The RNA shown here (FMN riboswitch aptamer (RFN element)) has 113 nucleotides and comes from a soil metagenome. It matches the Rfam family "FMN riboswitch aptamer (RFN element)". From the family's description: The RFN element is a highly conserved domain that is found frequently in the 5'-untranslated regions of prokaryotic mRNAs that encode for flavin mononucleotide (FMN) biosynthesis and transport proteins.
């Protein structure tokens, strides 16, 4: 240098409105980390986290600030396996919204070539 790089409201109920409330659905950004799965004769590659680490996004005039996880199982070892049951989500708009519009045909952790 190019390219690439975020998904999700469906049913019902109230109501003059509501995808914003209620009930019940649904969706997980990048790097790291592995007992998983796959390749290999081996070395070793690749390969599973929203809520462990860290980043990015956002937000502040800046230093800076920034969300959520337990219980159980199996084992030598579980914060990533299995299994139950929870819990989080920026900002303006608008009937109160993680999903709708809107800054954004943006910016960007990073991934390719």
């Nucleotide at each position: 240098u190019u390219u690439c790089a975020g998904g999700g409201c469906g049913a019902g109920g109230u109501g003059u409105a509501a995808u914003u409330c209620c009930u019940c659905a649904c969706c997980g950004g990048u790097g790291g980390u592995a007992a998983u799965u796959g390749a290999u004769a081996a070395u070793u590659c690749a390969u599973a986290a929203g809520u462990c680490c860290a980043c990015g996004a956002g937000c502040g005039a800046a230093u800076g600030c920034u969300g959520a996880a337990u219980g159980g199982g199996u084992g030598u070892a579980a914060a990533u396996c299995c299994c139950a049951u929870a819990c989080c989500g920026a900002c303006g708009g608008u009937a109160u919204a993680g999903u709708c519009c809107g800054g954004a045909u943006g910016a960007a952790a990073g991934a390719a070539a």